[in-house]
Molecule: SAM riboswitch aptamer (S box leader)
Organism: soil metagenome
C1' cells in the first nucleotide's frame, strides 16, 4: 500500500510527567481538583490462536473438505462521550433514516 471483517455493547486504580488532548476541518467536550502520554497492576472483549465437538446445510469422483455451537485466554486490541457529533450523496418540515468517504482494530497479501 491492497483485500476482507467489525465499529449504538463492555471495561480503572495507583505512580511519574507537566499542557495541551479528543486523527483532520467545524462543533461540542476533557484538562493544573493534573488531562494527553509513559509505567505497574487490574479489567473488558473474543479478531487471530488453542481445546471440545461436529447439527442443519454446502462442496467433491471420493475423503480425514467447508460449516453452527461451547470453553480457555497464548498474540493483538481496547478500557470519557455511538468512531463524541457532523463533513459527501439520496431522502425528510424536522427529528432522523439509507448509502458512501475518512479513521480505528484485527486477519491476510
Nucleotide at each position: 500500500u491492497c483485500u476482507c471483517a467489525u465499529c449504538c455493547a463492555g471495561a480503572g486504580u495507583g505512580g511519574c510527567c507537566g499542557a495541551g488532548g479528543g486523527a483532520c476541518g467545524g462543533g461540542c467536550c476533557c484538562g493544573a481538583a493534573g488531562a494527553c502520554g509513559c509505567c505497574a497492576c487490574g479489567g473488558c472483549a473474543a479478531c487471530c490462536g488453542c481445546c471440545c465437538g461436529g447439527a442443519a446445510g454446502g462442496g467433491u469422483a471420493a475423503u480425514u473438505c467447508c460449516g453452527g455451537g461451547g470453553g480457555c485466554a497464548g498474540g493483538u486490541g481496547c478500557u470519557a462521550a455511538c468512531u463524541c457529533c457532523c463533513g459527501c450523496c439520496c431522502g425528510u418540515g424536522a427529528a432522523u433514516g439509507g448509502g458512501g468517504g475518512a479513521g480505528a482494530u484485527g486477519a491476510g497479501a